RNA sequence: GCCUGAGUAGCUCAGUCGGCAGAGCGCGGCCAUGGUAAGGCCGAGGCCAGCGGUUCAAACCCGCUCUCAGGCU
Numbered sequence: 001g002c003c004u005g006a007g008u009a010g011c012u013c014a015g016u017c018g019g020c021a022g023a024g025c026g027c028g029g030c031c032a033u034g035g036u037a038a039g040g041c042c043g044a045g046g047c048c049a050g051c052g053g054u055u056c057a058a059a060c061c062c063g064c065u066c067u068c069a070g071g072c073u
């Protein structure tokens, strides 16, 4: 230098047919117990790596850039 994959909540990841952003764990509150653990219920937390474009509408499509991983030379 070239190619491929990945970047979404604190962490691990879904969501890829364009139309409301989700799960598990973690965190906070409550219930329950004589008390603890386990369990149940509720909640907070993200403008989807960045910028631009297409579109009525973009996490999702297109272009460029950045970061990480792998491969080729």
Stems, first nucleotide, its partner, number of pairs: 001072007010025004019056001027043005049065005
The RNA shown here (transfer RNA) has 73 nucleotides and comes from a compost metagenome. Model confidence (mean pLDDT): 81 of 100. RNAcentral holds the sequence, with entries from ENA. Its Rfam family is "tRNA". Its family is annotated with triplet codon-amino acid adaptor activity in the Gene Ontology.